[in-house]
C1' cells in the first nucleotide's frame, strides 16, 4: 500500500386467482457412521457411548559438591593364605530440592464458578537487588549390628554411628509487639581456591489468595423463602477480610427487575452457519475451574486437604499358611464390555522444555517422531499427438439410416507416480567438537506399462430411449409414480453432475421476514381481555435557571497467545507454516460540550379539575296508583257442538261447553307515542306520579396550577340459563304424557303439562357479552339526514333561514389504505403513548395439577399421536324442495290410443348338448336383422375330417406330374384310396428344350365374426334446429376473470333497433339448395285430344294440332313492397288492400361450441395382445323358433257412423326379363294351363273406404276371429322339429279395459286402401314411401316435464346421482384415569458415632513429645413421617388413523324445521326442545336514508 464488498429462489391448498400459512427442496458445515469403490503423497485429526471394570509394562526423580555406612561378578600379584584393581563403584539409609509442576478427564456445580473492569484487609520456594550476619555448646537417630515375631505386608527389644537432621545460649542492621519503660526473633556448611551455600530484614519480576460491579439455559402447571438467618458489640481463628466461628442483644434480610424450588449445562477465547443482527455448539490448541473408585478427614509443606502421599468408613477386585494383608489407567500403549462407530502393549531422549544437579549427567508415554484409518483439507496422476464419411460389438430405427465415436486398433512422443540401483545438501542451534529416532533431497534405469468410480436422468434439478412388469413387484426430500403402450418401478444402451471418491444417514445455521431489534401482524385468514376504576410499572404541556447521571466528541488504560482479516515471506505449489498489522464492535479513568433525555428550583395556563348559570334524556333505586287483554269463581241467558290442522284426532262439551252478559279475584306485562329517536362503561333501560341518586352537554372564564394518559396483580358491575332458602304462580312453557306424520319419527304439526319465567336476599361469571374493530391524543377533501345546546338575521314574537359555532346518532363518498370484500374526521388513513393477543390443522380449550364454586362448572394450560394441508376473499360454472322474465304438444282445451283379450314380434328371467353375438333410462327392447326349413351362422352344440391350408404374394426344389371330363371302392357328407382319357405359350434340328399359370414338397407366411369402442380412425344417437358459442384490438380488475354477449324494447331466432368503454369479426339463426303451391315461356313422344279430316259397334284408334291437360327445363311471382293505427321520428306489432299464395306460404335436406370413457374392434379400417395339427378351414345333424312367468311396440277386435250379400266410381307413386303378364280355359278357391304385349308416359301389376240397394236389430250376436280336426295349392334338393296361402268344419278370450302413460295444433288427428326393398318361398300386423276421405280444440301460463337468459345462496368443481356428521362393529398406535406393586431424588426429625482439627481432665512433669479418658462438630449407616419424579397394573375414558361393513341424515342451496352462539333438560346417534343473544340467513313485502335525474 492493505485490513466493513455484502443480501436470488423453488415446489405444493384451487376448476383457475389473489392473500394468509405450515410442509418440502436447492446452500455451507461435522471428532461423524454406513453403502459401493479405491493409485500417490503433504498436513491435520481420531471412545463423542460406561466418571463401567482393568491383566502387563511403562509415565518422578535427582544430588557422593550435605551424611555416615558400603559389596560383588571379574582382573592382577601370589603356592596359598592374601592384597591390590573393580570402588568410595553399585546399593539402600539420613538429608536437601521436586514430588501441589507436566498429562488425563468434564462426573458434579447455575455458583464469584467463568468473563469484563476494579479494588486490596494478605502471601510467597525457587530467581534478581540492596542492607546485615554466619560466634559458641549439646544430646539423638536410621542405615547397620546382635537377638525375636510373622505365610507375607512388615515388625519388637537391645547395642552403637554422622551431618547442611535435631536442641540450647550468644548478638540484633532489621523485623514484630508495646503501658514506650522495654521485652522478643536467627544462622551450615561443602568442595576446593573460585565459588557456591545458610541466617534475618527491604525491595522486584512473577505467581496466588481474597472482595465488589456487571454479563452467563429452560421452568410461575415452583409464590413466597430464610433463624447463623439480617445486623450490631465482644472474642476466637485465619496469610488476610468477613457470621468464617462462637456469647450475647436487636428483629431483620431476599423476592414478580423472579426469592425458593424444579430440570438441564464445565465457563470463556472462539468454532459454524449468515449480508448482517442473530441462532446453533465448546472436539483439537490456548486460559480458568472442578474432579481423580465413592464419602469424611487432617498430616507435611512456600504452596495440597495432594490423580500414581497418609489416616477412617463404604463397595468391588486380588493374595493368604484364614491370623491378617494389597489395590485404585478419568498418565501412555493394551484389554474385555457397551456401542453406528474411533488407533500401536511402536521408536527416541537427536530437537523443545521440566526436575535435580557446581558440572558432567541423569529422569521425563510432557515431548519429537514414525504405525494404523480416504476421517478431513490440499496437491498430483492414471497419459499426450496423429488417426475413417467412421472397424467390430452394443443400442435404436420410419429399415433410409442414426447414436457410442478419434473414442478404439493403428502410428509417433514423453517419463509425473509407484518400482530399482548410486549418493548424503538439510532438520544440528552453541566458543568449539560431538549428537539423527524419524523426515528428507540429487542422479541414473526400465516400460504406457500398476492406478476408475459413484450417484442421477418426471417436476424442483444438468441430463432420454427401448424391452420387461401390470395398483404386482416396488420407487419416494416433496409433489407424487405403478391398473397392458410407466422419460418416475426392474434391466439394457446413451447422457449428465462430481471424481479418488460419490451417495446416504444423523446434527447445525441458512433460505424462515416462519418469535419480525434489525424486519411480522390482530374487521372477514391464528389473534382485541364481556365493560370499567385503579397502587406498581411504561410515557407524559409551555418558559426560565442550575448541576451534568443518561448523551454526543476527544484521549489514556485494558480487552493474553492462537483463531478471522490484510501485507510480506517460508516448504517446487497449495493445503500448513513463519513476520508484521489491522482487528477483537467490550469495559474503565480524565478533559470538553448542554440541543435533546432525565435530576433540582422557581414561574406559568393551553392539558385535567372545580365554581356560577342553563339544558335532554326508557340511566339507577323505593314506594304508590292505573286501564287494556288473559285466566279462574259465581250467576243469567242459550242449546250442540267447540277446539285444532296441510287434512285430523287426541281434549272440552247434555252433570250445559264454545258464545254472550253482570259481578268478585289473580298474576305478569304495558298498546298508541315510537323512530337506524334517547340515556348508560359494558350487561342492559320503556303504563301514570312521587321520593333519593349518578353522569352528560351548551354557555360564561371566577378558581386550583401539569393534579395527566395507559394499565401486568387487584377489585367492581356483568343478558339469559343455572343453583340455595323463603314467598307467588295468570299466561308462556325444557322435562313429560296424548294425537298426528312418517319406512321409523325419542322431531318440526296438535291437545295438555312440571320445574322455570315474577318476587327478596345469597352464589354462579358466562353468550355471534359482535362494529366479530382495546383506550388516549393529535392531524388529514367534502355531501346530506337526525338529536341536544348556544348565536346571528328579522322592530318584537311564532315560524323560517345561515359558507356560525360545540357535542351526538346514521348514509354516501376524495386522497390514502386492504388480499379483496371494503373502510374513509365515529379509518381499518397518518403518527404518539400504554395494555391484551397470535405463531400451520387436528389431538383441544382436553388431560393432569393449581385456583374459585354447593353444585353445574369456570378460570389457568400441556404432551404424544396424526395430516400436507387446514384457511380468507375474489373469479368462472354448476346446482337449489331460491328469485324474476320467456319459450316448447310441457300443462290446460280438444280427438284418437296404450295398460284389460287374443294372436304377432322384441327383450328379461328360466331351461338348454346349445338356445351364438351386440343394444340396457330417456337416447336398449317390430333395435343390428331391407326376409335364421339347409345355406345365411359367427369359439352356439354333437360328430366326422385337413394342416402352407378355403383366399394372397414371395423363394427353391420336382417332374408332365397338371387343368377339364368319365368311372369305380368306402362314407351321413366333407373326406380318403384307385383307375381311364386328357389340355396351354414360346423356340425347334421335330429327338426335344424352354417359360407362364396350375400341381406336389420345404420355408417365409395366410388365416381368426378371437379380446380390448376405457388403445383409436370413421359413422352413429342424445341434449336440440334449443339460441347459443367464441376471438381480435381496445378499457377495468394486482390476477383469475370481466366488458363486448348486460340494460330498454322486438322477434321463431344473440332477429333486428336504441342506450353504450367498447369497435368489430368468426361458428351458428335466417338466406341461398331440393320438393310442392300460382302464372309466363321453350318443348310435344310413349302423353293430349279444342277445331279440322279419316275410320269403329266402341275407344285419340289414324291424319293432323301444341289451344287445353299432362310431362320437364328455365323464368315470373312475396318485399311488410302499399294504406291506416301504435310505438322513441326506431325496430317492429295489429288491421286492411290486392293476391294463387301474407308476414319463416307448407315440407325437407341441412344440426354451432361442446356433453354423456354414449353406442360400434360383429359393417369396414386399425395399435397392442392372444391363438397357429387350432380360437383356422371343410362337412353332416341340431340350435338360434326351446315356456311356469314379467315388459316394451303392435295388429285385429269387443260392433249398427256396423256386419254380411249385390250393384257400381275415382287416385298416387313405385316396379317388372332368373321378371310383370293380358285375353282364354280349368279349380269353390289358394291356384293350374296356356303365352299376346312389354327392357316400360307405349304392354303388365292394379286400389279401398266412399256411394246405391237389401239382410241383420243389440244377442257373446250373420259382432269377433283364436284354437282345432280334414282336405288341397305354391315354393324348394328337402316345409319332422320349422314356411306361406286355400276350402269345408270348430267357434276361445273379449261387452271399450285399474293405478298409469303415449301422440297429435290443419291437409294434422283419425280411417282407407295401394307400391316397393330384402326375397326360391315366408312367419310382414315390421320398416320406408303413395294417395283416398278427412275433423275438434287452444281462456290461458297458477302447476308437471325439459330449455334459454338475468340475478342471488353454496362448505359443489368427478360439479346435487355432489359433498358430508355421529353412534355402533372391525384392526392397529399413543395417551388420560385406576385398587395397588416397584425404582429414583432432594429435604425433615430421631438414634448411632469411624478417623480427624480444636478443646479440657490426667500421667509424663521443667517443658514438648507422647499415653490414657472426655467433649462439640461430623462421613457412612438405620429408624420415622411426608415430598417430588419415572415404570407398570385387571379395569376404564376419550383420541388418531384405516378403497368399497352397520343405523340414519344433523350440516353446505330458504339443506327442505335458517344456521350458529351461551345455557339447561331429553335422545341410538348424528341431534331435538326451551330461555336470551348474533347476522356470519334466503324470500317477498313495507318503512327510512343515500345517490342519480
Nucleotide at each position: 500500500c492493505a485490513a466493513u464488498u455484502g443480501a436470488a429462489g423453488a415446489g405444493u391448498u384451487u376448476g383457475a386467482u389473489c392473500c394468509u400459512g405450515g410442509c418440502u427442496c436447492a446452500g455451507a458445515u461435522u471428532g461423524a457412521a454406513c453403502g459401493c469403490u479405491g493409485g500417490c503423497g503433504g498436513c491435520a485429526u481420531g471412545g463423542c457411548u460406561a466418571a463401567a471394570a482393568c491383566a502387563u509394562g511403562c509415565a518422578a526423580g535427582u544430588c557422593g559438591a550435605a551424611c555416615g555406612c558400603g559389596a560383588a561378578a571379574g582382573g592382577u600379584a601370589g603356592c596359598a593364605a592374601u592384597a591390590c584393581c573393580a570402588a568410595g563403584u553399585a546399593g539402600a539409609g539420613u538429608g536437601g530440592c521436586g514430588a501441589a509442576a507436566g498429562g488425563g478427564c468434564g462426573a458434579g456445580g447455575a455458583a464469584c464458578a467463568u468473563g469484563u473492569u476494579u479494588c486490596u484487609a494478605c502471601g510467597c520456594a525457587c530467581c534478581c537487588c540492596g542492607a546485615g550476619g554466619u560466634c559458641g555448646a549439646g544430646g539423638a537417630u536410621a542405615g547397620u549390628c546382635c537377638a525375636g515375631g510373622g505365610a507375607a505386608a512388615c515388625u519388637u527389644g537391645g547395642g552403637g554411628u554422622a551431618a547442611u537432621a535435631c536442641u540450647c545460649g550468644a548478638u540484633g542492621u532489621g523485623g514484630u509487639c508495646u503501658a514506650c519503660g522495654g521485652a522478643u526473633c536467627a544462622a551450615a556448611g561443602g568442595u576446593u581456591u573460585a565459588c557456591u551455600g545458610c541466617c534475618u530484614c527491604g525491595g522486584g519480576a512473577g505467581c496466588g489468595g481474597g472482595g465488589a460491579a456487571c454479563a452467563u439455559c429452560c421452568u410461575a402447571u415452583c409464590a413466597g423463602c430464610u433463624u447463623g438467618u439480617u445486623g450490631g458489640u465482644g472474642a476466637g481463628g485465619u496469610a488476610a477480610c468477613g457470621g468464617c466461628u462462637c456469647a450475647c442483644c436487636a428483629a431483620g434480610g431476599c423476592g414478580a427487575a423472579g426469592a425458593c424450588g424444579g430440570g438441564u449445562a464445565g465457563c470463556g477465547g472462539g468454532u459454524g452457519u449468515g449480508a448482517g443482527a442473530g441462532c446453533a455448539c465448546g472436539g483439537c490448541c490456548c486460559g480458568c475451574c472442578g474432579c481423580a473408585u465413592c464419602g469424611g478427614g487432617a498430616c507435611u509443606g512456600a504452596g495440597a486437604c495432594a490423580c500414581u502421599g497418609c489416616c477412617c468408613g463404604g463397595a468391588c477386585u486380588c493374595c493368604u499358611a484364614c491370623g491378617g494383608g494389597a489395590g485404585g489407567c478419568u498418565g501412555c500403549a493394551g484389554u474385555a464390555a457397551c456401542g453406528a462407530a474411533u488407533a500401536u502393549u511402536c521408536c527416541g531422549c537427536a530437537a523443545u522444555g521440566c526436575g535435580c544437579g557446581a558440572a558432567a549427567g541423569c529422569g521425563u508415554g510432557a515431548c519429537g517422531g514414525a504405525g494404523c484409518a480416504a476421517u478431513g483439507c490440499c496437491g498430483c496422476g492414471u497419459g499426450c499427438a496423429g488417426g475413417a464419411u467412421g472397424a467390430a460389438g452394443c443400442c435404436c430405427u420410419u429399415c433410409g439410416g442414426g447414436g457410442u465415436g478419434u473414442a478404439a486398433a493403428c502410428u509417433g512422443c514423453u517419463g509425473u507416480c509407484a518400482g530399482g540401483g548410486u549418493u548424503u545438501a538439510g532438520g544440528a542451534a552453541g566458543c568449539a567438537a560431538g549428537u539423527g529416532a524419524c523426515c528428507a533431497g540429487a542422479c541414473c534405469c526400465a516400460a504406457a506399462g500398476g492406478a476408475a468410480g459413484a450417484g442421477g436422468u418426471g417436476a424442483c434439478u444438468a441430463a432420454c430411449u427401448c424391452u420387461g412388469u401390470g395398483c404386482c413387484a416396488g420407487c419416494a426430500g416433496u409433489c407424487g409414480c405403478g391398473g397392458u403402450a410407466a422419460u418416475a418401478c426392474a434391466g439394457a444402451g446413451a447422457c449428465c453432475u462430481c471424481a479418488a471418491g460419490c451417495g446416504u444417514u444423523a446434527g447445525u445455521c441458512g433460505g424462515a421476514a416462519u418469535c419480525a431489534c434489525u424486519g411480522g401482524g390482530c374487521u372477514u385468514a391464528a389473534a382485541g381481555c364481556g365493560u370499567g376504576c385503579g397502587a406498581a410499572g411504561g410515557c407524559g404541556g409551555a418558559c426560565a435557571c442550575g448541576a451534568g447521571g443518561g448523551c454526543a466528541u476527544u484521549u489514556u488504560g485494558u480487552g493474553a497467545a492462537a483463531u478471522c482479516c490484510c501485507u510480506c515471506c517460508g516448504c517446487u505449489c497449495a493445503a500448513c507454516g513463519g513476520a508484521g498489522g489491522a482487528a477483537c464492535u467490550g469495559c474503565a479513568g480524565g478533559g470538553u460540550g448542554a440541543a435533546c433525555c432525565g435530576c433540582g428550583u422557581g414561574u406559568c395556563u393551553u392539558g385535567a379539575g372545580u365554581c356560577a348559570g342553563g339544558u335532554a334524556g326508557g340511566g339507577g333505586c323505593u314506594g304508590u296508583c292505573g286501564g287494556a287483554a288473559c285466566g279462574a269463581u259465581a250467576g243469567g241467558u242459550g242449546g250442540a257442538g267447540u277446539g285444532g290442522u296441510g287434512a285430523a284426532a287426541u281434549g272440552c262439551g247434555u252433570u250445559g261447553a264454545u258464545a254472550u252478559c253482570u259481578a268478585u279475584c289473580g298474576g305478569a306485562a304495558c298498546g298508541c307515542c315510537g323512530a337506524a329517536g334517547g340515556u348508560g362503561a359494558a350487561g342492559a333501560c320503556a303504563g301514570g306520579c312521587a321520593g333519593c341518586u349518578g353522569g352528560g352537554c351548551c354557555u360564561g372564564a371566577a378558581c386550583u396550577g401539569a393534579c395527566g394518559c395507559u394499565c401486568a396483580u387487584g377489585u367492581a358491575c356483568g343478558a339469559a340459563a343455572g343453583c340455595g332458602u323463603g314467598g307467588g304462580g295468570a299466561g308462556c312453557g325444557a322435562a313429560c304424557g296424548g294425537g298426528a306424520u312418517u319406512a321409523g319419527a325419542u322431531a318440526c304439526c296438535c291437545c295438555g303439562g312440571u320445574a322455570g319465567u315474577c318476587c327478596a336476599c345469597g352464589c354462579c361469571g358466562u353468550a355471534a357479552a359482535c362494529g366479530a374493530u382495546g383506550u388516549g391524543c393529535a392531524c388529514u377533501a367534502g355531501a346530506u339526514c337526525g338529536a341536544g345546546g348556544a348565536g346571528g338575521u328579522u322592530c318584537u314574537g311564532a315560524c323560517a333561514c345561515c359558507a356560525u359555532u360545540c357535542u351526538u346518532g346514521g348514509u354516501c363518498g376524495a386522497a390514502g389504505c386492504a388480499a379483496a370484500a371494503g373502510u374513509g374526521u365515529u379509518a381499518a388513513g397518518u403518527g404518539c403513548a400504554c395494555c391484551g393477543c397470535c405463531u400451520g390443522g387436528g389431538g383441544a380449550g382436553u388431560a393432569c395439577g393449581g385456583u374459585c364454586g354447593c353444585a353445574a362448572g369456570g378460570c389457568u394450560a400441556a404432551a404424544a399421536c396424526u395430516c400436507a394441508a387446514a384457511g380468507g376473499a375474489a373469479u368462472u360454472g354448476a346446482c337449489g324442495g331460491g328469485g324474476g322474465c320467456u319459450c316448447a304438444c310441457a300443462c290446460a282445451a280438444g280427438c284418437g290410443g296404450u295398460g284389460g283379450a287374443g294372436c304377432a314380434u322384441g327383450u328379461g328371467g328360466c331351461u338348454u348338448a346349445a338356445u351364438u353375438c351386440g343394444a340396457u333410462g330417456c337416447a336398449a327392447c317390430g333395435c343390428g336383422a331391407a326376409g335364421a326349413a339347409c345355406c345365411u351362422u359367427a369359439u352356439c352344440c354333437u360328430a366326422g375330417g385337413c394342416u402352407u391350408g378355403a383366399c394372397a404374394u414371395g423363394u427353391a426344389c420336382g417332374g408332365a406330374u397338371u387343368a377339364g371330363u368319365u368311372c369305380c371302392a368306402u362314407g351321413a357328407a366333407a373326406g380318403u384310396g384307385g383307375a381311364a382319357u386328357g389340355a396351354c405359350g414360346c423356340c425347334u434340328u421335330c429327338g426335344g428344350g424352354u417359360g407362364g399359370a396350375a400341381c406336389g414338397u420345404a420355408c417365409a407366411c395366410a388365416g381368426g365374426u378371437g379380446c380390448u369402442g376405457c388403445a383409436u380412425g370413421g359413422c352413429u344417437g342424445u341434449c336440440g334446429u334449443c339460441a347459443g358459442c367464441u376471438c381480435g384490438u381496445g378499457c377495468u380488475g394486482u390476477g383469475a376473470a370481466g366488458u363486448g354477449u348486460u340494460g330498454g324494447g322486438u322477434u321463431a331466432a344473440g332477429u333486428c333497433c336504441c342506450u353504450u368503454a367498447a369497435c368489430g369479426a368468426g361458428c351458428g339463426c335466417a338466406a341461398c339448395c331440393c320438393c310442392u303451391g300460382u302464372c309466363g315461356c321453350u318443348a310435344g313422344u310413349u302423353g293430349c285430344u279444342a277445331g279440322c279430316g279419316g275410320g269403329u259397334a266402341a275407344u285419340g284408334c289414324c291424319g293432323a294440332g301444341g289451344a287445353c291437360u299432362c310431362u320437364a327445363g328455365c323464368g315470373a311471382g312475396a318485399c311488410u313492397g302499399c294504406c291506416g293505427g301504435u310505438g322513441u321520428c326506431a325496430a317492429a306489432c295489429c288491421g286492411g288492400a290486392g293476391g294463387a299464395a301474407g308476414g319463416u306460404g307448407g315440407g325437407g335436406a341441412c344440426g354451432a361450441c361442446g356433453u354423456c370413457a354414449a353406442g360400434u374392434c360383429c359393417g369396414c379400417a386399425u395399435g397392442g395382445c392372444c391363438u397357429u395339427u387350432a380360437u383356422g378351414c371343410c362337412u353332416a345333424g341340431g340350435g338360434c323358433u326351446g315356456c311356469a312367468c314379467a315388459c316394451g311396440u303392435g295388429c285385429u277386435a269387443c260392433a249398427a257412423u256396423g256386419g254380411c250379400g249385390g250393384g257400381u266410381a275415382c287416385a298416387g307413386a313405385a316396379c317388372g326379363a332368373c321378371g310383370c303378364a293380358a285375353u282364354a280355359c280349368c279349380g269353390u278357391a289358394a291356384g293350374g294351363u296356356g303365352g299376346a304385349g312389354c327392357a316400360a308416359a307405349u304392354c303388365g301389376c292394379g286400389a279401398a273406404a266412399a256411394c246405391c240397394c237389401g239382410c241383420c236389430c243389440c244377442a257373446g250376436u250373420u259382432c269377433g276371429g283364436a284354437u282345432u280336426g280334414a282336405g288341397g295349392g305354391c315354393u324348394g334338393c328337402a316345409a319332422c322339429c320349422c314356411g306361406c296361402c286355400c276350402u269345408c268344419a270348430u267357434g276361445a278370450a273379449g261387452u271399450c279395459g285399474g293405478a298409469a302413460u303415449c301422440g297429435c295444433u290443419a291437409g294434422u288427428a283419425a280411417u282407407c286402401g295401394c307400391g316397393g326393398a330384402u326375397c326360391a318361398g315366408c312367419c310382414a300386423u315390421g320398416c320406408c314411401g303413395c294417395g283416398g276421405u278427412g275433423a275438434a280444440u287452444a281462456c290461458g301460463u297458477u302447476c308437471c316435464u325439459g330449455a334459454g337468459c338475468c340475478u342471488u345462496g353454496u362448505a359443489c368443481a368427478c360439479a346435487c346421482c355432489g359433498c358430508c356428521c355421529g353412534u355402533c362393529a372391525a384392526g392397529u398406535c399413543a395417551u388420560g384415569g385406576g385398587a395397588g406393586c416397584u425404582g429414583c431424588c432432594a429435604g425433615c426429625g430421631c438414634c448411632c458415632g469411624a478417623a480427624g482439627u480444636c478443646g479440657c481432665c490426667a500421667a509424663g512433669a521443667u517443658u514438648c513429645a507422647u499415653u490414657g479418658g472426655u467433649g462439640c462438630c461430623c462421613a457412612c449407616g438405620g429408624c420415622g413421617a411426608g415430598g417430588g419424579u419415572g415404570g407398570u397394573g385387571a379395569c376404564u375414558g376419550g383420541g388418531a388413523c384405516u378403497a368399497a361393513g352397520u343405523c340414519g341424515u344433523a350440516a353446505c342451496a330458504a339443506g327442505g324445521u335458517a344456521g350458529c352462539c351461551g345455557u339447561a333438560g331429553g335422545g341410538g346417534a348424528a341431534c331435538c326442545u326451551g330461555c336470551g343473544g348474533c347476522u356470519g340467513g334466503a324470500u317477498c313485502a313495507c318503512c327510512u336514508c343515500c345517490u342519480u335525474u